[in-house]
RNA sequence: GCCCUUGUAGCUCAGUCGGCAGAGCGCAUCCUUGGUAAGGAUGAGGUCGGCGGUUCAAAUCCGCUCGGGGGCU
Numbered sequence: 001g002c003c004c005u006u007g008u009a010g011c012u013c014a015g016u017c018g019g020c021a022g023a024g025c026g027c028a029u030c031c032u033u034g035g036u037a038a039g040g041a042u043g044a045g046g047u048c049g050g051c052g053g054u055u056c057a058a059a060u061c062c063g064c065u066c067g068g069g070g071g072c073u
Base pairs, nucleotide, nucleotide: 001072002071003070004069005068006067007066010025011024012023013022019056027043028042029041030040031039049065050064051063052062053061
């Protein structure tokens, strides 16, 4: 230098053919207990790496760019 792959909640990751952003764990409050743990209920938490483009509509498609991983020379 070229190619592939990956980036989504605090962490690990889903998200199909473009149409309400989700799960588990963690966190907060409550229930339960004599008190913990376990269990149950409810809830908070997100510019979907960044910029631009296409579209009525983009996490999703296209271009550029930044970071992680791998391959080729």
Transfer RNA from a Puniceicoccales bacterium, 73 nucleotides, folded computationally.
Lineage of the source: Bacteria > Pseudomonadati > Verrucomicrobiota > Opitutia > Puniceicoccales.
The sequence was found in a public genome assembly.
The coordinates come from a structure-prediction model, not an experiment, and the mean pLDDT is 81.
Its Rfam family is "tRNA". Rfam classes the family as a transfer RNA.